[in-house]
RNA sequence: AAGGUGGGGUGUUCCGUCGCGCGCCUUCGGGCGUGAGGAAAGUCCGGACAGGACAGGGCGGUCCGCUGCAGAAAGUGCAGAUGGGGGUAACCUUAUGGACACCGUAACAGAAAAUAACCGGAAGGUGCGGCUUUCCUUCGGGAGUGCCGCAUUUCCAAGGGUGAAAACGCGAGGUAAGAGCUCACGACCGGUGGCAGCGAUGUCAUCGGGGUACGGUCCCGGAUCCUGCAAAACCAAAUAUACCGGCAGAUGAGGACGGCCCGUCCGAUGCCGGGGGGUAGGUUGCGAAGAUAAAUGACGGAUUGACACGGAAACCGGCUUACUACCCCACCUUUUUU
Repeated sequence: AAGGUGGGGUGUUCCGUCGCGCGCCUUCGGGCGUGAGGAAAGUCCGGACAGGACAGGGCGGUCCGCUGCAGAAAGUGCAGAUGGGGGUAACCUUAUGGACACCGUAACAGAAAAUAACCGGAAGGUGCGGCUUUCCUUCGGGAGUGCCGCAUUUCCAAGGGUGAAAACGCGAGGUAAGAGCUCACGACCGGUGGCAGCGAUGUCAUCGGGGUACGGUCCCGGAUCCUGCAAAACCAAAUAUACCGGCAGAUGAGGACGGCCCGUCCGAUGCCGGGGGGUAGGUUGCGAAGAUAAAUGACGGAUUGACACGGAAACCGGCUUACUACCCCACCUUUUUU
């Protein structure tokens, strides 16, 4: 210098004209102050707060699951452990309680996916055939020995082939042929002990083991009632009215017949006061933006790396997603120079 990895930060600043919400002031003309984000977003997780439910115990359901620390908690953060994958590297990414019990799955291919025999290898038995040789013979054959081939039965997990995965690797012994069948070395899994670490775990020694992998509604531990600010609390008209009191009323209260009187008809409640719950409405919840679903802007100019993504609706902590451009820190690779 070029390219890259990880982390952090910023999210232009002003001027002019016009306009909007809220608060205060006002001589009612207006004036002053203040007014979106790093994600205000998705509403994914947790909390606080609020209301409802709830004696206690059990079963069940749901969620979480390596270790340490932080945190109110979290499908949270930081640091770390072990295994797998990617990158020359910095680094990135992914998985994570247990399973010797029980249960499930292992597509296609393949004989077989967990009580392995398709090709292949093998000795023995049986049957058939051929050759060999010994004995017997009525000379047609018969009985036996050995070897070979085929079929069948049995054994074999070494080789081939299939597959994402094939029953530890390799060498020697062993065998009819083989095989952890046995042994040495190694890998893997588990136990015990020492050392290091808070721990997951690592390492050394020693002992044991061989039926794989993944998973579950299986086992273990922890958490867990429901609904969300349209929660919820307070104040509280008009109209109707539970209930209480007073007055009037079949000797007719009251109502209908357009206002009044008479009259006609209906016929047991009517009026006044108190009173609770609920509705409209208001206040709180509610904030140094904030109400109502509604405001937070437009145009012109200067300037900058800043032209993007985007717009509060109760609040707080996270996660995830979107985003133009610039700056800072640490590190890696390649090349050049000193």